[in-house]
């Protein structure tokens, strides 16, 4: 300097226009069993909440669309390739 690919919850990943707060493991708290503890099971884990829901998120930042994690632009950062 050209070329490609990628960025998603506390960690890792899945999802490529609407059934999605968002599959699935790890973690972590709670409960159950346990003489304790491991291990198994259950349930929770983004904010609120009357627990029925209801807002706001998927690198930043704007655009399309009736509707965007998802498609377009533009910038940041990671990673491969070749010079």
């Nucleotide at each position: 300097g050209g070329g490609g690919a990628g960025a998603u919850a506390g960690c890792c990943a899945a999802g490529u226009g609407g059934c999605c707060a968002a599959c699935g493991g790890c973690a972590a708290c709670a409960g159950a069993c346990u003489g304790u503890a491991a291990a198994u099971c259950u349930g929770u884990u983004c904010u609120c909440u009357u627990c029925g829901g209801a807002g706001u998120u998927c690198a930043u930042a704007g655009g399309u669309u009736c509707g965007a994690a998802u498609c377009c632009u533009a910038u940041u950062c990671u990673c491969c390739c070749c010079a």
This is a predicted structure of an 83-nucleotide RNA (transfer RNA) from Chitinophaga pinensis. The coordinates come from a structure-prediction model, not an experiment, and the mean pLDDT is 82. The sequence was found in a public genome assembly. Its Rfam family is "tRNA". Rfam links the family to the GO term triplet codon-amino acid adaptor activity. About the family: Transfer RNA (tRNA) molecules are approximately 80 nucleotides in length. It is annotated as a transfer RNA.